[in-house]
RNA sequence: UAAAAGUAGAGGUUGCAUUGUUAAAUAGUAAUAUACAGGAUGUGCCGGGACACAUAAGAAUGUAUAGGAAAGGUAAUGAUGCCGAAGCAGUAUAUAUCCGGACAUAUACUGCUGGGCGUAAGUUCAACAGGCUUACGACUGUCAUCACACGAUGGAGGGCUACUUAA
Numbered sequence: 001u002a003a004a005a006g007u008a009g010a011g012g013u014u015g016c017a018u019u020g021u022u023a024a025a026u027a028g029u030a031a032u033a034u035a036c037a038g039g040a041u042g043u044g045c046c047g048g049g050a051c052a053c054a055u056a057a058g059a060a061u062g063u064a065u066a067g068g069a070a071a072g073g074u075a076a077u078g079a080u081g082c083c084g085a086a087g088c089a090g091u092a093u094a095u096a097u098c099c100g101g102a103c104a105u106a107u108a109c110u111g112c113u114g115g116g117c118g119u120a121a122g123u124u125c126a127a128c129a130g131g132c133u134u135a136c137g138a139c140u141g142u143c144a145u146c147a148c149a150c151g152a153u154g155g156a157g158g159g160c161u162a163c164u165u166a167a
Stems, first nucleotide, its partner, number of pairs: 004165006012083001015082009032066006041054004045101003049098002086113010114140002117137008142155005
C1' cells in the first nucleotide's frame, strides 16, 4: 500500500436479528345476523376518470339486540444465525385492474451510526407500552496522545486484538 488479502476472536448476562410456545392488552372493538328509522348511493389504500361488483327483493347513515375475533407491537421462555451483528435516510427495479400518488415487502447501490441506558422533542402505534430520528447526559468497550498516583483529552467498526500470507 482508498482498506493489501485471509482466518479466528472480544465489547453485553437487557450485544444484534429471525422464529416457536404461552400470557396480558388490542376488545366486548371489527366482521357477520336481525329489528326499527332512512330513502339512493356504496365498495375495490387515496385522487380524477375508467372498469368490475353490490343495491327499491332497499345503498349510505343512525339506534338497539345477538355475536364475537385477528394481525402488527409487548413480556416470559425455548431454538437458530451472528459481531455492520443490525438500524435509519435517499435512489433504482419488481409485486398488487388502467393513470398519478402513498404504504408495505424483496433486491442492489450510496451515505450516517462502536454499544446499551436515561431525559426531552418529533413521528409511528389501540396504547401513557414499544419502535424510529435528533439533541443532551452519564456509563461502557477499543485505539491514540499526555500523565505515571488517581486519571485526562480525542478518534471511529473500512475500527480493535491474535495468527498466516503477498508486495
Predicted 3D model of a 167-nucleotide RNA (Lysine riboswitch aptamer) from uncultured Lachnospira sp. The coordinates come from a structure-prediction model, not an experiment, and the mean pLDDT is 81. Lineage of the source: Bacteria > Bacillota > Clostridia > Lachnospirales > Lachnospira. It matches the Rfam family "Lysine riboswitch aptamer". Rfam describes the family as follows. Riboswitches are metabolite binding domains within certain messenger RNAs that serve as precision sensors for their corresponding targets. Gene Ontology term of the family: lysine biosynthetic process. The RNAcentral record of the sequence draws on MGnify.